This is a predicted structure of a 265-nucleotide part of an RNA (large-subunit ribosomal RNA, domain VI) from Vallitalea sp.
Its Rfam family is "Bacterial large subunit ribosomal RNA". Gene Ontology terms of the family: structural constituent of ribosome and ribosome.
Taxonomically the source falls in Vallitalea (Bacteria, Clostridia, Lachnospirales, Vallitaleaceae).
Its mean pLDDT, the model's own confidence on a scale to 100, is 89.
[in-house]
Context: one part of a larger RNA
Parts: sequence; C1' cells; structure tokens
RNA sequence: CGCAGGAUAUUUGAGAGGAGCUGUCCUUAGUACGAGAGGACCGGGAUGGACGAACCGCUGGUGUAUCUGUUGUAUUACCAAGUGCAUAGCAGAGUAGCCAAGUUUGGAAGGGAUAAACGCUGAAGGCAUCUAAGCGUGAAGCCCCCCUCAAGAUAAGAUAUCCCAUACCGUAAGGUAGUAAGACCCCUUGAAGACUACAAGGUUGAUAGGUCGGAGGUGUAAGCAUGGUAACAUGUUCAGCUGACCGAUACUAAUAGGUCGAGGG
Repeated sequence: CGCAGGAUAUUUGAGAGGAGCUGUCCUUAGUACGAGAGGACCGGGAUGGACGAACCGCUGGUGUAUCUGUUGUAUUACCAAGUGCAUAGCAGAGUAGCCAAGUUUGGAAGGGAUAAACGCUGAAGGCAUCUAAGCGUGAAGCCCCCCUCAAGAUAAGAUAUCCCAUACCGUAAGGUAGUAAGACCCCUUGAAGACUACAAGGUUGAUAGGUCGGAGGUGUAAGCAUGGUAACAUGUUCAGCUGACCGAUACUAAUAGGUCGAGGG
C1' cells in the first nucleotide's frame, strides 16, 4: 500500500514445512516343518539404542554484585573490625536463570489409491488364459490421519462485537478539518528481545525499584562475658549476612501531554 467504511477479537485452511529409524528378549512353541541336526510364518507382550521436542521437581554443571575460610601488601591514626589490589588473589559451598550427563515424551494405530507380485470371472481363439471389458488382495514407498506455520490464498475468505453516519469547500466526483470506536507516540518493565517486534502495565495502578515478611544459600556475625600466659575455645547464637526466587505494601518512578484514526451502493 492492498483486501470498496473504520476498528477489536476469534477463526476456516488453499498451500508449505516437520516427523517417518531400529535391536534384543518373553510368549505363541521346542509347535508347524524335518530322519535328525535344527527350527519358523502369523499374532500378543516387554525392554533398549540412536534421533527429535519440551522442561528443571530429582541427579548434577555453571553461577565474576551470595556466604565463608585464608596468603601477601597498601590503607581507614593505632587495637579490634573492615576496604582496595594480587587470574574472581587462592580455596570451600551455592539461590535464580541457562544447561545435560537429568526428567517426561514422540515415531504408532487407522483409512484410501497403488508397485512388484498373487488372484476371481472371462473372451478374441468352443479349450486354456489375472486382461482385452469387468472385479479383488497387496509395501518402510504415495495421499490422508499426527505436529507447526499459513487469507498478499490479489480467488486477499468466515464469525462475533464496537463506532457512527459531523463541519467546511465543490454542480458532482471528490477534497480538507475536528472527532468516534480504536491505536500509537511517551513512560515503568520482562517469561520477550541484536534493533524492531511480542507480552505485562501506566494512579480507577502492584509494571519496575525500595521496604517488610518468607523460601533458598552460607554456616554460628560484631560487641560483650567466661576460660586460657597465648594461639584460641565456649556462651549470648541453627546466629549474622544474603543477586536474580515467592508474596505483601503506593514510599519512589510509570506525571503531564501529544499524534493518528470512519462518514461508506
């Protein structure tokens, strides 16, 4: 821009893409078959491999603004307690998120038309013949079925709901303007994300931060007291601290404002 008014939702599916794998074991059955050795078709069930998808409750990895221990050095005047730097100084753990080695799950079943092949009826050609007319069975393959996208499918579809038929110019076609429903700019953001888009919100508000409470993590803070010559230990104390997690709460910031947007055969 189009889809013969403007919108907001919900959809149909022309078409396109994805998937499509396979082993072993049990049973049928030591049956059919076979002198024996051996050893099935068909059917039923179980459990794997590789591959794909989703997810983080479990097992773990990472986790550079979490907690702790600790070395050297500088510094906060000193002690104590901290802070900077040294690969994150080194080391031990570890929330959320992300992830696999973890968990769950998929291939199936079914229908249609067929290939090779196997048939029925059956002439030409009194017989025979699956074929010439006609009718069947038949594959991991083909078309559906399953999953995803999809009306720019210009053949531009459908359904529901909302907005209304103003003003000016013009003979008319039409043009312009302010609006309606609605949308955007702008702002707070994230489960979204390169940007955009998408999604949640904008005071009639829990969108983010803060605060409070909790979960989870770390592992018993500082100060003081007691014991010990001291290093240190014990008590107060499962303390103190705590990023992303869960909730509550308008304290802070989403204020204010602007723009676009129908008049219809």